[in-house]
Predicted 3D model of a 154-nucleotide RNA (FMN riboswitch aptamer (RFN element)) from Azospirillum isscasi. The coordinates come from a structure-prediction model, not an experiment, and the mean pLDDT is 75. The sequence was found by an Rfam model in a public genome assembly.
RNA sequence: GCUUGUUCUCAGGGCAGGGUGGAAAUCCCGACCGGCGGUAGCCCCUCGCAAGAGGGGGAGCCCGCGAGCGCUCCCGGCCCCAUGGGCAGGAAGGUCAGCAGAUCCGGUGCAAAGCCGGAGCCGACGGUUACAGUCCGGAUGGAAGAGGACGAGC
Repeated sequence: GCUUGUUCUCAGGGCAGGGUGGAAAUCCCGACCGGCGGUAGCCCCUCGCAAGAGGGGGAGCCCGCGAGCGCUCCCGGCCCCAUGGGCAGGAAGGUCAGCAGAUCCGGUGCAAAGCCGGAGCCGACGGUUACAGUCCGGAUGGAAGAGGACGAGC
C1' cells in the first nucleotide's frame, strides 16, 4: 500500500415581508432551502530544484444511491355481519415494477447538462379551523456514506 474482520463516532436545510379570509408559515404575491458517492487530464493550498507527494473543494434538476410511501412476506394486538375480512402497529425482503421528481440558453475551454453569467424547473407519507419542499408527527428512529480505533491476510 491493497484486501478483509470487529468496533466506535458522525451523518439535512428552509416561508422574511405582504394579500385574501372566520381560519392559511398549507391558497396568492414574494422569500428561503438543497443528504451521500461519482462525474474536464477541473480548481485551490502545502511540500519539493524537478519528477512528484500530501491535503482540501467541485451538479437539487448528468449517472448511481439513501430515508419515506407503496408492494411482497411474517409477527402479535384490536374490531366485524367471522373457514373470511377490516384497522392501527412492529419485523424482514427487494430493486425487478411503482409513487418519483426537475435544465435549458449564452460564454470559456481540446474537453463542461459539472465552471462563469442568465433564465427556468423539482421536492415522500400522515396530520392540520383551507391544499405544506419550509409547520407538527413517525424521528432521542433509520440510512446512502464519511471518519477513527484495534486485529488478520497478501